[in-house]
RNA sequence: AGAGUUUGAUCCUGGCUCAGAUUUAACGCUGGCGGUAUGCAUUACACAUGCAAGUCAUACUGGUUUUUAUAGAAAACUAGUGGCAAACGGGUGAGUAAAGUAUUAUUUCAUACCCAGAAGACCGGUAUAAGAUAAUGAAAAUUAUUGUAAUUCCGGAUGUAAUUCUAUCAUAAAUUAGAAUAAAAGGAUAUAGAAAUAAUUCUAUAUCGCUACUGGAUUGUAUAAUAUCAGAUUAGCUAGUUGGAGACGUAGAAGGUUAACAAGGCGAAGAUCUGUAGUUGCCCUGGAAGGGGAGACAACCACACUGGGACUGAGACAAGGCCCAGACUCCCACGGGAGGCAGCAGUGAGGAAUAUUGGACAAUGAGCGAAAGCUUGAUCCAGCAAUACCGCGUGUGUGAAGAAGGUUAUACUGUAAAGCACUUUUUUAAAGGAAUAAAUUAUUAUCAUAUUGAAUGUACUUUAAGAAUAAGCACCGACUAAUUACGUGCCAGCAGUCGCGGUAAUACGUAAGGUGCAAGCGUUAAUCGGUUUUAUUGGGCGUAAAGCGUGUGUAGGCUGAUUAGUGUGAAAAAAGUGAAAUUUUAGAAGCAAUUUUAAAAAGCUUUUUUUACUACUAGUCUUUGAGUUAAAGCAGAGAAAGUAGAAUUCUACAUGUAACGGUGAAAUGUGUAAAUAUGUAGAGGAAUACCAAUAGCGAAGGCAACUUUCUUGCUCAAACUGACGCUGAUACACUAAAGCGUGGGGAGCAAACAGGAUUAGAUACCCUGGUAGUCCACGCCCUAAACGAUGUCAACUAACUGUUAGAAACUUUUUUCUAGUGGUGUAGCUAACGCGUUAAGUUGACCGCCUGGGGACUACGAUCGCAAGAUUAAAACUCAAAGGAAUUGACGGGGACCCGCACAAGCGGUGGAUGAUGUGGAUUAAUUCGAUGCAACACGAAGAACCUUACCCACCCUUGACAUGUAUAGAACUUGUUUGAAAGGACGAGGUGCAUAUGAGCUAUAACACAGGUGCUGCAUGGCUGUCGUCAGCUCGUGUCGUGAGAUGUUUGGUUAAGUCCUAUAACGAGCGAAAACCUCUUUUUUUGUUGCUACCUAUUUUGAUUUUUAGGAGCACUCUUAAAAGACUGCCAAUGAUAAAUUGGAGGAAGGUGAGGAUGACGUCAAGUCCUCAUGGCCCUCAUGGGUGGGGCUUCACACGUCAUACAAUGGCUAAUACAAUGAGAAGCAAUUUCGCGAGAAUGAGCAAAUCUUUAAAAUUAGUCUUAGUUCGGAUUGUACUCUGCAACUCGAGUACAUGAAGUAGGAAUCGCUAGUAAUCGCAGAUCAGAAUGCUGCGGUGAAUACGUUCUCGGGUCUUGUACACACCGCCCGUCACACCAUGGAAGUAGGCUUUGCUGGAAUUAGUCUUUAAAUAGAUUAACAAAGUGAUGUCUGUGACUGGGGUGAAGUCGUAACAAGGUAGCUGUACCGGAAGGUGUGGCUGGAUU
Repeated sequence: AGAGUUUGAUCCUGGCUCAGAUUUAACGCUGGCGGUAUGCAUUACACAUGCAAGUCAUACUGGUUUUUAUAGAAAACUAGUGGCAAACGGGUGAGUAAAGUAUUAUUUCAUACCCAGAAGACCGGUAUAAGAUAAUGAAAAUUAUUGUAAUUCCGGAUGUAAUUCUAUCAUAAAUUAGAAUAAAAGGAUAUAGAAAUAAUUCUAUAUCGCUACUGGAUUGUAUAAUAUCAGAUUAGCUAGUUGGAGACGUAGAAGGUUAACAAGGCGAAGAUCUGUAGUUGCCCUGGAAGGGGAGACAACCACACUGGGACUGAGACAAGGCCCAGACUCCCACGGGAGGCAGCAGUGAGGAAUAUUGGACAAUGAGCGAAAGCUUGAUCCAGCAAUACCGCGUGUGUGAAGAAGGUUAUACUGUAAAGCACUUUUUUAAAGGAAUAAAUUAUUAUCAUAUUGAAUGUACUUUAAGAAUAAGCACCGACUAAUUACGUGCCAGCAGUCGCGGUAAUACGUAAGGUGCAAGCGUUAAUCGGUUUUAUUGGGCGUAAAGCGUGUGUAGGCUGAUUAGUGUGAAAAAAGUGAAAUUUUAGAAGCAAUUUUAAAAAGCUUUUUUUACUACUAGUCUUUGAGUUAAAGCAGAGAAAGUAGAAUUCUACAUGUAACGGUGAAAUGUGUAAAUAUGUAGAGGAAUACCAAUAGCGAAGGCAACUUUCUUGCUCAAACUGACGCUGAUACACUAAAGCGUGGGGAGCAAACAGGAUUAGAUACCCUGGUAGUCCACGCCCUAAACGAUGUCAACUAACUGUUAGAAACUUUUUUCUAGUGGUGUAGCUAACGCGUUAAGUUGACCGCCUGGGGACUACGAUCGCAAGAUUAAAACUCAAAGGAAUUGACGGGGACCCGCACAAGCGGUGGAUGAUGUGGAUUAAUUCGAUGCAACACGAAGAACCUUACCCACCCUUGACAUGUAUAGAACUUGUUUGAAAGGACGAGGUGCAUAUGAGCUAUAACACAGGUGCUGCAUGGCUGUCGUCAGCUCGUGUCGUGAGAUGUUUGGUUAAGUCCUAUAACGAGCGAAAACCUCUUUUUUUGUUGCUACCUAUUUUGAUUUUUAGGAGCACUCUUAAAAGACUGCCAAUGAUAAAUUGGAGGAAGGUGAGGAUGACGUCAAGUCCUCAUGGCCCUCAUGGGUGGGGCUUCACACGUCAUACAAUGGCUAAUACAAUGAGAAGCAAUUUCGCGAGAAUGAGCAAAUCUUUAAAAUUAGUCUUAGUUCGGAUUGUACUCUGCAACUCGAGUACAUGAAGUAGGAAUCGCUAGUAAUCGCAGAUCAGAAUGCUGCGGUGAAUACGUUCUCGGGUCUUGUACACACCGCCCGUCACACCAUGGAAGUAGGCUUUGCUGGAAUUAGUCUUUAAAUAGAUUAACAAAGUGAUGUCUGUGACUGGGGUGAAGUCGUAACAAGGUAGCUGUACCGGAAGGUGUGGCUGGAUU
């Protein structure tokens, strides 16, 4: 000090979460020691038992015991009277929001014990407890008689002092004088002396007491100011209430109390009411300001089972005292009694949770006492608890066979272990052993000596033994330090946030390793912090949450210039206070704790000083803010009243005839009863075209014909007033549209409603009608996207350019000033967009408002309203986001431009028939598997009878059909018989190798490592492939711009097939693509010349022929072949163009603008396809999911789809004749020739491993026939007989001949291909292959039509725009309904708490009165008062049949409202309507696209 989380990414806003510190803590796992602290936070719940307040015998009476003993005396203990204490100490925090507390101030009053001062203490008297006797009662206790003492009680005297009164005095104070009022215990002890026989008495001294008073100290009481939680959905409260004087009362003061009188007092600076709470020093946190807390320690307060009350006393309204009432508990002989742990221990209960029924008065303190001393659960100690903080330890060094184990393996675990050496804090044992203690007291004094320790044989010291007794917890995806394996498989589980887990999980569980802390660690709970996320320090409000709809104006806040005074605030100095402890600084003891010392300290108070500012008082201003007056002007949709002309509609009349109207298209509707249309006249209501404009006016809402009346404002220059100002809670006024009430009015328009369409539906959009309403008057309502989404006022801060109103100047196609209204834009601001003298800039004054999204512009309550409803305004619960601006994409039933057999123009098809083939589906023992929109479906498969073959059935094999390794044996190999469907099994025969040797290869046997798998996962992969698409795109470096994502470059203007090129340009360059380069074809040249060719020659053969065949020579001109060159580049010309790129036309040329075709496929997309080509991770099978054999299946068949073949015929069929290719292939082959067969074919086998041999081209052409017919078209199907291949042709091949002769007469919706040697049509060859193409791949022959063009369909590209999409429109998303769960509102009621109040009631007590008594006392009664009873009001809480909406929930229903022009732009106030989103009317907004 920050970090994670909204997004594809970015910046901002904004919440949630984390890292820190802390705690009277608890829980889980674990646990060695010591020191110091702390320890019922919950039930102020109930309490058994013990103890916690006594003491004084030097106040008094009596009693008991002991010693001595004649008497007497001494000592100890004790009941009672008396004195003091018991009001302290200790506990708790219920109540209490002021009756408290804190700080400061006032100084009234009281004050036992204590201190100081100055006085006194004289004379008398009567009781009583105890005791004794008697009696009652269960007990507690009580009664009668008798009886005695005091420092008990009472009377008198004295009156210094004190208090009160009177006089003196104008008053006060003081003084003086007088009057009244009160006292005591001369008691106790000691010593000395005197008297006396003694008891005893007296005197003196000392000590302790006693009485009244003064002062002090201490403690307490009272009063004032300031501060002291939340709620306004608590706004009015108060009747002893407020006040004065009288009386009472008090220690003193007071409505503290009382009677009469007055009518006050408090309150938005928050009264009253409600809720909550002991307050503080301090503690925690924080940089601070603050926020939170009140346990320990300390101060104050309150309380003592609940409520009330007084008594005693210096002090209490006391609680280990009393009285009364109540609840509860206990005892009881039922008559009556006893009790109060919020003292210390302890028990029960509650609870997540909190200790011993311990020791001692040794110390410190307290009470009593003359003292010794006694008492003290205060206190000091110990015990229990890791509850917290602090400290120490659990070993150190050496040691590599780097052990075993784990792991596929190295690495790692790890110097870790073992082993060796050392040390001893701690531990155990033993020995020693403090301080805390000094007083008091005793002896005999003040010296000296002696005495006293609960903790404790403790701390501590020494010695010995021995590494010996001692490590865990959490975490390891990011935040956050630290990773791998196995298991699991959206399961089990984790999780603080984001989020992990669906078969390779660093996130679950376990293990190994690692990280962090450590006698602890982690979790949970809680507080502050981070969080500037309530912002005083220190935030915001155009669009993120947030400016009231607008004005007037009260309180309040703030406020021009100037003079004087005061000295309120302010500033400075000094003083007091601010308890101690704590915090801070320093010193000492080694840390902490503790101790000592010092300083600081907010605040409050007092005194003094200063007077710039602020404030107050009194003035001034010929003034600049503000205003007033009259004069001069100006503009205006400013307001109110009246008037006018167009148009719609209606009515009447006329002309006129069949339609009108309406729409995308229609229909409803109107019209022959005469509409619509046209003309004339009239009625009535509402609104005011053009002008008209980023014009004008108004505070806003709003305001538009014309005239009149009234008037704000602005300008100019004067005069006057003299701060009169600004803002503005509460308040008041106005406030579009809709709506409400009463009464009018009603032309048009038009919610609702009705009908017609559209549609799957259409409660809508469209159409025809149509009522409220819209209009007027009066009265309500009071809300809008009431918006500039921007509060009002004032000052300051560049310019430029329009425009409205006015003024001035003059240099006049202007300039300046004031007040408005627009645009651009500097500085500056802003998250950005943008704002920018009309600020969202820089400042000041005042007001309003905001604090995550939803729930919720809601509920409840209150106020207002006729109602509708408005205003004010929560919580539970729920989510981790919601949101703003901008960026890149994608998308749009947005726009612009461009391209493509994309459409159009054409040609030919598919879809209908039959067949072939593939697929789906069905079937089956099996119909193996894969491919599934384009981009699967004559696809993998360039060819399933067996094989193939992966499928099914049956029979067999198990180291295996195949690979490597080991051992043994054998040569290998050839062959026979038998069994079996075959594989295989069984039984034989022959053979005895090669090599010098080790051995090589082969075969068999055996065991094991292993083989094997077309088994799964193409969503674990490689490789390969498809597709967008041969579309023109995709990127980078440097620079620049932007906070950033990103942009620029790659955009503009042209051009191109092209991101092709040119041009402009904050870009300049470059790469992958395009192009070029490569192959084939087209032209020419050169080279080569066999097996090719023949212009030439010869021979041969043949013919009617100059024809044909063959051979040789010669040659390479031609064709062809082979190889190498040339050629085409917009090169040349003209026009156009911006000069350019380029385009158009032309020339030449075999070819012209990429000459034609092919190969060539950017970054990427589709988790596209393939694990069955191959390779491969993981998983699975291993007498089987492997291997072998036979048979079957992949060839099934109601049906559906795709791709093809053949046709439906005359551009044809059939018959006959006859011509012209190219690419290829050929030895288990192509096969000539000849013969046979109707034919498929058979026999024969010349030639050829090929420019040599073989492999028949067909359509075309010629002639004939058929004549529009289901045919001489068409050929399916079926029968018979054959051929070929092959072990084999049944399931299940192809072909031939004869016979048979289906459907089909040109194909619905829809849809495919093709732009030239193309479509169409014709045949040929090849691969695969024993055989089996209508498929595929190639080859040549014949050989068209059409393209105006880019409106539309589809696809693509570029730019731009909108977006709530980013899995990217197959997107996102709204509401009802149904189901489950959750919290909540209403509700007939019902239950309870609290408060207020009426009546009844009235204990103890206090006060009064009366009676009684000598008196005390006793009794009666009145008033007040507690509890209780009975009504009522208010308020809060719980519950409640039923009911309302809300929230949440992987895959429910209905629609599709919103986001793009979201397919009717959206939103909005209001009204009506509808299953639902919603629709419509009316007014408003742009936060609407396009133009």